[in-house]
Context: one part of a larger RNA
RNA sequence: GAAUGAACGCUGGCGGCGUGCUUAACACAUGCAAGUCGAACGGUAGCAGGAUUCAGUUUACUGAAUUGCUGACGAGUGGCGAACGGGUGAGUAACGCGUGGGUGACCUACCUUUGAGUGGGGGACAACACCGCGAAAGUGGUGCUAAUACCGCAUGAGGCCAAUAGUUUGCGGAUUAUUGGUGAAAGCCGGGGACCUUUCGGGGCCUGGCGCUUGGAGAGGGGCUCGCGUCGGAUUAGCUAGUUGGUGUGGUGAUGGCGCACCAAGGCGACGAUCCGUAGCCGGCCUGAGAGGGUGAUCGGCCACACUGGAACUGAGACACGGUCCAGACUCCUACGGGAGGCAGCAGUGGGGAAUUUUGCGCAAUGGGGGAAACCCUGACGCAGCAACGCCGCGUGAGUGAAGAAGCAUCUUGGUGUGUAAAGCUCUGUCUACGGGGACUAAGAUUAGAUGAUUAAGAGUUGUCUAAUUUGAAUGUACCCGUGGAGGAAGCCCCGGCUAACUCCGUGCCAGCAGCCGCGGUAAUACGGAGGGGGCAAGCGUUAUUC
Numbered sequence: 001g002a003a004u005g006a007a008c009g010c011u012g013g014c015g016g017c018g019u020g021c022u023u024a025a026c027a028c029a030u031g032c033a034a035g036u037c038g039a040a041c042g043g044u045a046g047c048a049g050g051a052u053u054c055a056g057u058u059u060a061c062u063g064a065a066u067u068g069c070u071g072a073c074g075a076g077u078g079g080c081g082a083a084c085g086g087g088u089g090a091g092u093a094a095c096g097c098g099u100g101g102g103u104g105a106c107c108u109a110c111c112u113u114u115g116a117g118u119g120g121g122g123g124a125c126a127a128c129a130c131c132g133c134g135a136a137a138g139u140g141g142u143g144c145u146a147a148u149a150c151c152g153c154a155u156g157a158g159g160c161c162a163a164u165a166g167u168u169u170g171c172g173g174a175u176u177a178u179u180g181g182u183g184a185a186a187g188c189c190g191g192g193g194a195c196c197u198u199u200c201g202g203g204g205c206c207u208g209g210c211g212c213u214u215g216g217a218g219a220g221g222g223g224c225u226c227g228c229g230u231c232g233g234a235u236u237a238g239c240u241a242g243u244u245g246g247u248g249u250g251g252u253g254a255u256g257g258c259g260c261a262c263c264a265a266g267g268c269g270a271c272g273a274u275c276c277g278u279a280g281c282c283g284g285c286c287u288g289a290g291a292g293g294g295u296g297a298u299c300g301g302c303c304a305c306a307c308u309g310g311a312a313c314u315g316a317g318a319c320a321c322g323g324u325c326c327a328g329a330c331u332c333c334u335a336c337g338g339g340a341g342g343c344a345g346c347a348g349u350g351g352g353g354a355a356u357u358u359u360g361c362g363c364a365a366u367g368g369g370g371g372a373a374a375c376c377c378u379g380a381c382g383c384a385g386c387a388a389c390g391c392c393g394c395g396u397g398a399g400u401g402a403a404g405a406a407g408c409a410u411c412u413u414g415g416u417g418u419g420u421a422a423a424g425c426u427c428u429g430u431c432u433a434c435g436g437g438g439a440c441u442a443a444g445a446u447u448a449g450a451u452g453a454u455u456a457a458g459a460g461u462u463g464u465c466u467a468a469u470u471u472g473a474a475u476g477u478a479c480c481c482g483u484g485g486a487g488g489a490a491g492c493c494c495c496g497g498c499u500a501a502c503u504c505c506g507u508g509c510c511a512g513c514a515g516c517c518g519c520g521g522u523a524a525u526a527c528g529g530a531g532g533g534g535g536c537a538a539g540c541g542u543u544a545u546u547c
Stems, first nucleotide, its partner, number of pairs: 001547004006543005013394006019387002021352001026350003030347003035080003040077002043073002047071003050067007087305003096230008106222003111218008119153001121151002128143006159182010187210006195204003231277003238268003243265008280302004284295004307328005330341004358384001360383003366380001367378004397427004407418004431488001433483005441474001444470011491536005496517003502531005512519002
């Protein structure tokens, strides 16, 4: 000099864009943060409508009862999601990360593309009803029932397994032929002329869409593995028994001591093993001419963790932050028998600390989950609030004005400085304040029409175009116009040298200053005050840390 997630002192007008627990991975009151689908299903607790019956009653209207008939929908079965998104950095010196490879040793829901299929049956369990147990959390028994829930049968491939014979080749790869075996599925929602059937609701049949099953390919995602790189300590020199390798077997999606049995005696190490300490890694960020040094906040990628320790279940994917089980510590409820909980999600509280914000608004946009869609959910996100914490921008007025006013300071008593500074005069109108107008961010969505595709069809579905209606948290915000009037808006540090800036008074090695050198013991430009001056400026200094 530059820098900071800063803090402290004095001071403080406005705006834009960012940033904001670096400490206790300490403990947490309260609310919210993951749901959705009735176009999978049985249904109807509540709400709204309809229908039927009855009553009040002239119609109307009102009331009661019944009815899932309709819109919808609590609880339940089922599907998808909940493994993403969000947080934190405790652990980890490791194939954890970075970079470049391998996988002939592998997996992949949803999505895209492509081939084939979607036939025919069965038995349950919730909900519900009834009876119990328990203070509660919850739970037992009996009985009924549906499905895209569950289970067989059929068919079935170039899938899988085995055998045989070939081609290819370093290996479990690719590929051809034959034989044998194994092995799937589920329906739902629209529309329709003729024909068939009908309990007159509908169904068959035709057709469209969404699904379902089984293959191939792709995209994106992941697992495993290898080369190289990745802090300090030798006042840590030896470490190792599943240890190192082999055979076999098990296990996994998959290689492998990953596990096990047997066999061999290996493996690592001064090119630093082992041990100890410290630490998430990177893109980056800071500094520097660079080389390098420091660092890893915000944003992005990867990893690890979710009260502490351990374990598996479900699933395409987890050994799962707002799932389960066990153990432990802690907190809470209890009828003392037993139960409930996990903010390192967003706010917020206590505590710790020099120190770090609102228990705000909205799903309008972007993105995500579910759904055919409308839509629902979303503390992701978009915004607002607080904080000069940072960067950037603007303002606190401009011109003129010498009787060089007064005051203050100094003084040789003539004066000199503050100083065009002020006052006065002439203007301007940024920002603030008040009044008025007033966006962008909106793409879509719904309805109607035209037209193309599909189709037997002017149904339906779907693409394109047109028209109408409609969607904004921020927000009456940005921005623009007007009113008024210099009015509301300057401080902080320094002045001995380094280092820009000097005098007077007070003090008298005292009080004090100080980054270094050093000042102060009676003329202190170095202490304290004043006048003057210098620097920066809504900031200025100090402290801490890095280069």
The part of an RNA shown here (small-subunit ribosomal RNA, 5' domain) has 547 nucleotides and comes from a metagenome. The full RNA is in RNAcentral, with records from SILVA. Model confidence (mean pLDDT): 85 of 100. It matches the Rfam family "Bacterial small subunit ribosomal RNA".